This record gives sequence, structure tokens and C1' cells, in this order.
RNA sequence: UUAAGUCAUGUCGGGAGAGAUCGGCCGCAAGGCCGGCGCCGAAGGAGCAACCGCCCCGGAAACUCUCAGGCAAACGGACCGCGUGACUUGA
Repeated sequence: UUAAGUCAUGUCGGGAGAGAUCGGCCGCAAGGCCGGCGCCGAAGGAGCAACCGCCCCGGAAACUCUCAGGCAAACGGACCGCGUGACUUGA
């Protein structure tokens, strides 16, 4: 210098699902708070497992649960791409 991998990061791009629900209160309104029923899974969290390991035990999903979060738009959003930084390995 260059390629790949891992982690982090961003001023970037893409990014699904489900009530613009019912009642009450505050408010000019937007909207907010509380309660009820109905739903969603891709923040986070938890559980089981194929599998893996240093095999007493531990790690582990996009599966499962729905505590949390969410159900017009906005915000958010796992994950993917791109950029940047660090580390590791090879040339």
C1' cells in the first nucleotide's frame, strides 16, 4: 500500500407489521394524560432449541413470549448497503 474479517461509529440511503379504536379529563388547536377492548414484532428484555465450546457448565436465532415498545404521518426501527476509525490475519 492492498484484500478479507471483527467491533464501534454516521451528517448517509433502503427498511416491515398492527385501531387515524372506544370512554373520560386538560387544551383555541395540534396534541397530552388515564382507563377499556382489539392487535403487531424488527428498539430493548426474557425463554427454549438446532448447533458450538474451555462440555460440573456456558454461548446461542430473524423461532417463541409480549414485560417494555409499537398500531395515520412524524419520530423510532432489527437487518442490509455505503462511508469513517480501531484491531486481527494474509499478500